Annotation: A computed fold for a 355-nucleotide part of an RNA from a Microcaldota archaeon, annotated as small-subunit ribosomal RNA, central domain. Model confidence (mean pLDDT): 86 of 100. Its Rfam family is "Archaeal small subunit ribosomal RNA". The family has 86 seed sequences and 709 matches in Rfam 15.1. The family is grouped with related families in Rfam's "SSU clan". Lineage of the source: Archaea > Nanobdellati > Microcaldota.
[in-house]
Context: one part of a larger RNA
This record gives sequence, C1' cells and structure tokens, in this order.
RNA sequence: CUGGGCCUAGAGCGUCCGUAGCCGGUUUAGUAAGUCUUCUGUGAAAUAGUGGGGCUUAACCCCAUUGCGCGCAGGAGAUACUGCUUGGCUUGGGAACGGGGGAGGUUUGGGGUACGCCCGGGGUAGGGGUAAAAUCCUUUGAGCCUGGGCGGACCACCAGUGGCGAAGGCGCCAAACCAAAACGUUUCCGACGGUGAGGGACGAAAGCUGGGGGAGCGAACGGGAUUAGAUACCCCGGUAGUCCCAGCUGUAAAUCAUGCGGACUGUGGUGUUGCGGCAGAGUUAAUCUGUCGCAGUGCUGUAGCGUAGGUGUUAAGUCCGCCGCCUGGGGAGUACGGUCGCAAGACUGAAACUU
Repeated sequence: CUGGGCCUAGAGCGUCCGUAGCCGGUUUAGUAAGUCUUCUGUGAAAUAGUGGGGCUUAACCCCAUUGCGCGCAGGAGAUACUGCUUGGCUUGGGAACGGGGGAGGUUUGGGGUACGCCCGGGGUAGGGGUAAAAUCCUUUGAGCCUGGGCGGACCACCAGUGGCGAAGGCGCCAAACCAAAACGUUUCCGACGGUGAGGGACGAAAGCUGGGGGAGCGAACGGGAUUAGAUACCCCGGUAGUCCCAGCUGUAAAUCAUGCGGACUGUGGUGUUGCGGCAGAGUUAAUCUGUCGCAGUGCUGUAGCGUAGGUGUUAAGUCCGCCGCCUGGGGAGUACGGUCGCAAGACUGAAACUU
C1' cells in the first nucleotide's frame, strides 16, 4: 500500500413485494468444515543471498550451502470466533386483544354552488372584449331582471410546513366491502429476521385502441389585433383531449435532486398531529390546562461532518449488513443488435472521430 465516491460537481433503480445469493440476536451440549498450531511428503532446473573456483578482469560460467517456490495432500492436536447438528431464552420479528385517529383504496347511492343550453314572462339598444381596439353576439329582440327544465364537469369556506398512503397520489355527504399504521397490555409463537441480482406488481400528465359522454376549459386550426415581421404573448371562436368503462403505454425536475434496514451519539430549545400515564380545573360531564412517555410531522440549533451552501437523533455525524449506480466534455441516451409495444416509443446501450 492492498481504490475513491453518489443532496447541489459524474453517480440512489419512480415505488414496493420477493427468488437465488450475501449478512444475521442470546444461550447449552456436540462436531471439527472454515480458522489456528505442529509433523510428514511434495513443492524440477534456472533465477536470488553467502562462500569458493574457472575464463587476463568483469559480465558470464561451475561447485557447495541457504533461501524462495506465497501452495497442495495426508496425519496428530486446539476450539475463542464462523459454519453444521441439538436443546433452551425473549430483547428482533410476528400474532392476539382493547379503545381511538386518518382527503388510504374500491363500489353504490345522494347533495351543492357556479357554468352552458332550452322554454315562458318582463324589458330596450346595445352587449362583450382590451393598454386601446377589432373580429364576435344583438331589433329573427341580445346583454339585464325573473320562473321552470335539461346537461356535463367540479367539490368554495372548513384547510393547517394538518392527516393518510410504498411511491404515483388522495379533499362535498352517506353506506357497504378491503387494507395499513400508531398507542396500550406484555397474553401467545420463539430468530420465524435484514437486504435483494434476475423476476413480479403498482405507477402523474400526455399519448394509443374499442365503446360511451361532451357543460366549461382547450393543443391543432380559423379569424381580430400588436409588430419591420409575429407561424407568439393579448382578444373572438374552436377540434382532439380533458370525463366514464375495458385494455395498452411505463415515462417525469417520478425531488427530500438524499436507497433500504439496524445500532449509537441524552447537548438541546420550541411548535404541531395521534395514542397513553399522572396532576389540576370543570356540573368530578363534555372538554380544557400543565407535565411525562411512545409514534409521526415542522422550525431552530450544539458537537461532529462538509470545499461551501448547509446538514445536524427525521444526519449529509459515528459504525454494521445488503442492493443499485459513477469514473473528463462532446459524439449520445445516438447507431447497431436484442426484448417489449397497435403505434408513439420504452428498456438495454457502443464506437469512430473530436477536444
């Protein structure tokens, strides 16, 4: 010496489940595979070290001896650690029970305002739009006021660095079904665990296929303006789409730009959500206040870390286990090939050349 890294420079798979593999709590006994000690055999020669000798010397060559040959095989022993077998344990993990919390998911039913359209009544010349206008609508009676009907989408206030979910994401009300987490009890099981190459499932928006639906909005498109031009920004319209059902696609600045799990670092302060304990108030009710514990979610911040910004018990600190990924810029996430897809394309993924 036996790589260094991955918040922002290149680098954490979008997320989870899980196969192989790798890793694995505490204890008893056994075994002796790994491991350690020792012995035997083997480990060619040359090369290397030391001593001596031969070519005039040296390089070179020869002889002796030592070392190396990092190992392999067999025998004997050791048993702390690892493995294997065996019997226990309860802290990890799981189950059970209890009362609560939640926009968690699916399905069904119901409601609300606004909006658009249609019909009736009233009413008259404008309305709309803009920086200003115009296109546009309107005497076939608009806009406005009012009564009724139909339709689709959405769910104001409550709403909160509030909640739930693995992530994507989830917000009117009610019901049914499904699922998860926290807290409390330590009642049961007794290491059943962690990660996870391949693999599988889920996965915003847009897009695609078939069928429905279509109020508003609105790529494309048409028109009016602006302008030197205006394939835009602004205005008037408007098709796909947006919505529903069934299927496909599989990507995002899928971001905390921070993989998952565990342990430790008790220096903290202060909010907030859920559950629980204790004390107090209250009609010993609902509930509220204080404080403590656990779990989540924020702000601030010590040590430490970091080039710095910052981070800081929700780590980017100190360690362990497992996976993924990076190795100058461009060429290029391109070409070729393969797999998947109806297609769009996705995944995998170079090189020449250039600098």